Context: one part of a larger RNA
RNA sequence: GAGUAGCGAAAAGGAGGGUGAGAAUCCCUCCCACCGAAAGCCCGAGGUUUCCUGGGUAAAGCUCGUCUUCCCAGGGUUAGGCGGGAGCUAAGCCGAGGCCGAAAGGCGUAGGUGAUGCACAGCCGGUUAAUAUUCCGGCCCCACCUGCUAACCGUUAAUACCGAAGGAGGGACGCAGGAGGGUAGGUGCGCCUGGUGGUGACAUACCAGGUCCAAGCUCUAAGGGAGGGAGUGUAGGCAAAUCCGCACUCCUGAUGAACCGAGGAGUGAUGGGGAGUCCUCGAGAGAGGGCGAAGGCAUCGAGCCCACACUGCCGAGAAAAGCUUCUAGGGAGGUUAGCGGGUGCCCGUACCGCAAACCGACACAGGUGGGCGAGGUGAAGAUCCAAAGGUGCGC
Numbered sequence: 001g002a003g004u005a006g007c008g009a010a011a012a013g014g015a016g017g018g019u020g021a022g023a024a025u026c027c028c029u030c031c032c033a034c035c036g037a038a039a040g041c042c043c044g045a046g047g048u049u050u051c052c053u054g055g056g057u058a059a060a061g062c063u064c065g066u067c068u069u070c071c072c073a074g075g076g077u078u079a080g081g082c083g084g085g086a087g088c089u090a091a092g093c094c095g096a097g098g099c100c101g102a103a104a105g106g107c108g109u110a111g112g113u114g115a116u117g118c119a120c121a122g123c124c125g126g127u128u129a130a131u132a133u134u135c136c137g138g139c140c141c142c143a144c145c146u147g148c149u150a151a152c153c154g155u156u157a158a159u160a161c162c163g164a165a166g167g168a169g170g171g172a173c174g175c176a177g178g179a180g181g182g183u184a185g186g187u188g189c190g191c192c193u194g195g196u197g198g199u200g201a202c203a204u205a206c207c208a209g210g211u212c213c214a215a216g217c218u219c220u221a222a223g224g225g226a227g228g229g230a231g232u233g234u235a236g237g238c239a240a241a242u243c244c245g246c247a248c249u250c251c252u253g254a255u256g257a258a259c260c261g262a263g264g265a266g267u268g269a270u271g272g273g274g275a276g277u278c279c280u281c282g283a284g285a286g287a288g289g290g291c292g293a294a295g296g297c298a299u300c301g302a303g304c305c306c307a308c309a310c311u312g313c314c315g316a317g318a319a320a321a322g323c324u325u326c327u328a329g330g331g332a333g334g335u336u337a338g339c340g341g342g343u344g345c346c347c348g349u350a351c352c353g354c355a356a357a358c359c360g361a362c363a364c365a366g367g368u369g370g371g372c373g374a375g376g377u378g379a380a381g382a383u384c385c386a387a388a389g390g391u392g393c394g395c
Stems, first nucleotide, its partner, number of pairs: 013031006032392004040372004046352002050350001051075006060068002080141002082348004087118002092113003098107003122139005142344012161330002166326004174313004180306003185300005191210006212271001216267005223260002227252008236244002276291006314317001358367002375385002
């Protein structure tokens, strides 16, 4: 220079009360304002205790500070079913032998590893200051071991049964378009509860709420669908095969089979939740406990489901395991069903997560993948208003 610029979006604050040594800045209440395809909610990445509670105010916080994501202390993350591993494979990576290379090393077969994919059994409610599909309640499911009961088969070196690291099937796949059937969700009316108002007493008008899951069992079903079943033969599927393939014959099927298939009804549920209401404690805020109504019809309607199902098109659209089946092989007791008993490992789980907690040296107007995203207006996720919810951007 200079007590100057600046104090980081012009979404906006005001009042009352409280706490305190101290309050524009912390807490509570009321009013106002802002976002609302977000400035709300849930995941993934990343961060790694920032979460909750008590205490504190030197520094950090662009002012203040009794406050904080700061400091100190204590507490907090609970799983057979959620996600990952004990399953599978893709690109890529590693790579026994091997090939190559002055050395280091490079490539690569078998094999392994590796999700962003495949496979695979849990829903609703309640609860904590802080976790919950994990705890608790109710209802349900999966795998394996085991007992009982029932039915059936077998125990003659072999079609009881088990069963590949082998064979076969399957898993198994593109994009665009349009139509249909549903569901989520919304809206209106009805109905229920409470209140205002009103009446002699009712009633009419206004406010709030209006439901609910999975599995299992029973019953339905839009739609898709051109094949489905049996037998004989067989030289192919690197051995074998009753499997697959191929050939032939028969039955059945466009009067829509087999199979696929969302959704619906009942049950689950004498349960749970529920506006509200009552009781107790408390100055209040609030806390604890009890009871607990209605829940029907209509309409709109998805980008979600049926489902890459159909039609069309050319660029012609993963693999492997699980699963089914076949033998090879094992094999004397076994299979199936119902009911009961038992076992069920490791890791993640707090909190932020379009952001003051991630990436940007900062509590930085930048950047950051996926899902949900009420209502009025409207073609719309535009616009404007605004619900739930969240904020007024730390002078």

The part of an RNA shown here (large-subunit ribosomal RNA, domain III) has 395 nucleotides and comes from a hot springs metagenome. The full RNA is in RNAcentral, with records from SILVA. Rfam family: Bacterial large subunit ribosomal RNA.